[in-house]
């Protein structure tokens, strides 16, 4: 340079074009003589960025950024 994967909550990763969810951690609460554990629960997202098609995009399409793996 070219090719194929990936970017989504603090972490790890789900989501057939139909309002974005789980585990883990944070917090609250509740059990306990405390703590851990374990039970309820609550917050926490500009879906890398910019267009673009669509009523309607994390999903399709084009460009660019970043990571990773080939190939020259």
């Nucleotide at each position: 340079u070219c090719c194929c994967g990936g970017g989504u909550a603090g972490c790890u990763c789900a989501a057939u074009g139909g309002u974005a969810g789980a585990g883990c951690a944070a917090c609250u609460g509740g059990c306990u003589g405390u703590u851990a554990a374990c039970c309820a629960g609550u917050a926490g997202g500009u879906u890398g960025u910019c267009g673009g098609u669509u009523c309607g995009a994390g999903c399709c399409c084009g460009a660019c950024c970043c990571c990773g793996g080939g190939a020259g």
Overview:
Transfer RNA from a Patescibacteria group bacterium, 72 nucleotides, folded computationally. The RNAcentral record of the sequence draws on ENA. Lineage of the source: Bacteria > Bacteria candidate phyla. It matches the Rfam family "tRNA". It is annotated as a transfer RNA. Rfam links the family to the GO term triplet codon-amino acid adaptor activity. The prediction has a mean pLDDT of 82.